[in-house]
Molecule: c-di-GMP-I riboswitch aptamer
RNA sequence: AAACGAUAAAGGCAAACCUGUUGAAAAGCAGGGACGCAAAGCUAUAGGGCCUUAAAGGGCAGCCAGCUACCGAA
Numbered sequence: 001a002a003a004c005g006a007u008a009a010a011g012g013c014a015a016a017c018c019u020g021u022u023g024a025a026a027a028g029c030a031g032g033g034a035c036g037c038a039a040a041g042c043u044a045u046a047g048g049g050c051c052u053u054a055a056a057g058g059g060c061a062g063c064c065a066g067c068u069a070c071c072g073a074a
Stems, first nucleotide, its partner, number of pairs: 004072002012037002017032006035062001041067003047064002049060003
């Protein structure tokens, strides 16, 4: 440095669902809540894919991907 990921240490995020709110919807935001996550951090026309829509320049990063990053047993 790369790769890997413990019944390690310290911390972190938060699915479904409920309440409020924005939106035509998908979905977003805030609070509650934890199914899970070693990138569940960031990136959405200008990689693929999926959802909504009459139509995507709407939406999804907790589908793959790209970029970056904490810790250190085997």